A computed fold for a 120-nucleotide RNA from a Chitinophagales bacterium, annotated as SAM riboswitch aptamer (S box leader).
RNA sequence: GACUUAUCCAGAAAGGCAGAGGGACCGGCCCGUUGAAGCCUUGGCAACCUGACCGCAUUUAGCGCAAAUGCGAUUAAGGUGCCAAUUCCGUUCUGAUUGUACAAUCAGAAUAGAUAAGUC
Numbered sequence: 001g002a003c004u005u006a007u008c009c010a011g012a013a014a015g016g017c018a019g020a021g022g023g024a025c026c027g028g029c030c031c032g033u034u035g036a037a038g039c040c041u042u043g044g045c046a047a048c049c050u051g052a053c054c055g056c057a058u059u060u061a062g063c064g065c066a067a068a069u070g071c072g073a074u075u076a077a078g079g080u081g082c083c084a085a086u087u088c089c090g091u092u093c094u095g096a097u098u099g100u101a102c103a104a105u106c107a108g109a110a111u112a113g114a115u116a117a118g119u120c
Stems, first nucleotide, its partner, number of pairs: 001120008013042005021031003026090003043083003048079003051075002054072007087112001091110009
């Protein structure tokens, strides 16, 4: 980098260095000299993966033990991630409702993006 799967209306910031940008792209709208990006330190959030612990189920030729596998719950030790605004808002299709074409609202799907896990 490509592909697959899952999630994305919850949650969580202080300090130091630095000095003008940042919120993916485009448009909007915001954030920013009362200090942006980036780097460092400390702290926190979450629970995707690993670990630990517990419960249940299945298998190991019947029972027990034990082990393995699966599921669920807890934890937060390890690997990531995250800590303005719903992924800040939006696009397309389908359906429903309301009012005149058109628009608004709601629901579902698709596209794009982000993160995790896996494969190449």